[in-house]
RNA sequence: GCUGUGGCUCAAUGGUAGAGCAUCUGCUUGGCAUGCAGAAGAUUCCAGUUUCAAUUCCCGGCAUCUCCA
Repeated sequence: GCUGUGGCUCAAUGGUAGAGCAUCUGCUUGGCAUGCAGAAGAUUCCAGUUUCAAUUCCCGGCAUCUCCA
């Protein structure tokens, strides 16, 4: 200095968080795979501040990674 968001990889310009893969269920098949339909899974690293409202702004920590000495 960067990053931190479902199991993994990533979005989300202050208005109650979504995509792909994975998982589960059903259909399809003689049986798998593929395909189709659906479901579950997040209180967004922690705590505080501003705000009617914070993943988002600000402060302080924690962790990973990188650079310099």
This is a predicted structure of a 69-nucleotide RNA (transfer RNA) from Sphaerodactylus townsendi. Model confidence (mean pLDDT): 81 of 100. The source organism's lineage runs through Eukaryota, Craniata, Vertebrata, Squamata and Sphaerodactylus. It matches the Rfam family "tRNA". By type it is a transfer RNA.